[in-house]
Context: one part of a larger RNA
RNA sequence: CUGGGGCGAAAGGCGCGCGUAGGUGGUUCCAGUCAGUCAGAUGUGAAAGCCCGGGGCUCAACCCUGGAACUGCACCUGAUACUGCUGAGCUAGAGUACGGUAGAGGGUAGUGGAAUUCCCGGUGUAGCGGUGAAAUGCGUAGAGAUCGGAAGGAACACCAGUGGCGAAGGCGACUACCUGGACCGAUACUGACACUGAGGUGCGAAAGCGUGGGUAGCAAACAGGAUUAGAUACCCUGGUAGUCCACGCCGUAAACGAUGUCAACUAGCCGUUGGGGGACUUGAUCCUUUAGUGGCGAAGCUAACGCGAUAAGUUGACCGCCUGGGGAGUACGGCCGCAAGGUUAAAACUC
Numbered sequence: 001c002u003g004g005g006g007c008g009a010a011a012g013g014c015g016c017g018c019g020u021a022g023g024u025g026g027u028u029c030c031a032g033u034c035a036g037u038c039a040g041a042u043g044u045g046a047a048a049g050c051c052c053g054g055g056g057c058u059c060a061a062c063c064c065u066g067g068a069a070c071u072g073c074a075c076c077u078g079a080u081a082c083u084g085c086u087g088a089g090c091u092a093g094a095g096u097a098c099g100g101u102a103g104a105g106g107g108u109a110g111u112g113g114a115a116u117u118c119c120c121g122g123u124g125u126a127g128c129g130g131u132g133a134a135a136u137g138c139g140u141a142g143a144g145a146u147c148g149g150a151a152g153g154a155a156c157a158c159c160a161g162u163g164g165c166g167a168a169g170g171c172g173a174c175u176a177c178c179u180g181g182a183c184c185g186a187u188a189c190u191g192a193c194a195c196u197g198a199g200g201u202g203c204g205a206a207a208g209c210g211u212g213g214g215u216a217g218c219a220a221a222c223a224g225g226a227u228u229a230g231a232u233a234c235c236c237u238g239g240u241a242g243u244c245c246a247c248g249c250c251g252u253a254a255a256c257g258a259u260g261u262c263a264a265c266u267a268g269c270c271g272u273u274g275g276g277g278g279a280c281u282u283g284a285u286c287c288u289u290u291a292g293u294g295g296c297g298a299a300g301c302u303a304a305c306g307c308g309a310u311a312a313g314u315u316g317a318c319c320g321c322c323u324g325g326g327g328a329g330u331a332c333g334g335c336c337g338c339a340a341g342g343u344u345a346a347a348a349c350u351c
Stems, first nucleotide, its partner, number of pairs: 004323004008305001013319001015203004022196003026090003030087004035083002037079004042074003051067006093193001094190004098185004105179007112156001117151001119149005127138002164171002208249006217243002222238004260318006268296012280283001300307002324351003333344004
C1' cells in the first nucleotide's frame, strides 16, 4: 500500500429519519434473446528480456539458435445451466382494505389542585434566618409564627413499574379537538411494488443568538458575609442574564446499547407489558401463540471482560468509518452562521 485486516471498552458505526443516483434482489420442469458466462476456430499479442532445450567464446558473465510463454484483445461458430434483458404467470417478501387493542407519540385550546413568593387584613411579640461555628441579611416603621383574602409565574406529588410510546432528540396533572405510528385477528385484494443508500433533504437535548412578551421559584455573571497563608472557590445572604411563551436562527453532546440498517438460520429456563386462542376446579388459576421489554444461560464467538434468538453466534445485501502517539479535530482554503462558532480537513516538526 490493498482485491488485507478490522470498528461494545484498544483507532474506528454518521445523533436520527426520508430518499435520488448506484449496488443488491422472491418464485416458475414458462417462453424468447444470447449481453455476462463457457467451449472451439482464426487473426493479433514487435524484437530483446524471463522460462526450457541445443550451441559458441578454456569456464562463467555474455552471445547465438529453437521452443514455450505472452494468462490479453478483436472477430467467427457453437452451448444455454446460472446472472442480465424482454414477455407471461405465481404468492411465501412488501403493501392495501376490514374489525379490534394498548400507549407520558406529536400539535392546539381550555381547566384544576398542592406548594413557593409577593400584596391586603386579623391575632400576637421579640426575635427570625443561616452555619461546622458565625456573620452579612430581615425585624418594634411590628418581622418570624398563625388564620382569612387576593395576585402571578413555573412545575405537575401519590399513581410510577429494568412499565409504556417515539426513528432519534425525547415524552408524565385533567378535558376537548386535530394528527402520526405500532400490535393483534380473520378473510379479501395488488402482484416483487423490495433492501440499502454516495450526494440531497428534514428532524435534532442543553447552552447560546435575534425580535417581542413574561418573570413565582431557581440561578452563570456580579455584590456582600465567612473560611483560608491566600480563596478571583467549596459554605452563607442577596442577585442579573437565563430558565417560560411566540416567531426566526444555531446544529452540537458520554446525541451511549460507547454496538449502522435490513433479512434468514441456530439449546433451554425465569420474569414483565400489549393482543389472540384454549383448558378446567371460573380465579391472586393454568396452558399456548404473537409483538415488545428485562434477568440467567447451551453451542459458538471473544485478547480477556463479556455477548449469547433484543448476538458481540452462523451467513447474505448495502452504506459509513479506522490504519502508531503528539502536533490537531488545529492551521489554511471552501461552504454554512447575525455572532458564538459549526463542517470539511492537512503539513512541518517530534517521539

The part of an RNA shown here (small-subunit ribosomal RNA, central domain) has 351 nucleotides and comes from uncultured Marinobacterium sp.
Rfam family: Bacterial small subunit ribosomal RNA.
Model confidence (mean pLDDT): 86 of 100.